[in-house]
Molecule: transfer RNA
Organism: candidate division WS2 bacterium ADurb.Bin280
RNA sequence: AGGGGAGUAGCUCAAUUGGUAGAGUAUCGGUCUCCAAAACCGACGGUUGUGGGUUCGAGUCCCUCCUCCCCUG
Repeated sequence: AGGGGAGUAGCUCAAUUGGUAGAGUAUCGGUCUCCAAAACCGACGGUUGUGGGUUCGAGUCCCUCCUCCCCUG
């Protein structure tokens, strides 16, 4: 320099050929228990890496840039 992949909640990952962003875990509260753990219930938590474009509508499509990983030279 060229090619490919990844970036979404504190963390690990989903999101059906573009149609209201979810789960597990963590944290907090509750039930249970003599207490705690476990289990169960609930709550909290997101500018979907940046900036643009297309569209009635973008996590998803297009372009630019940033970070990480792999390959070629």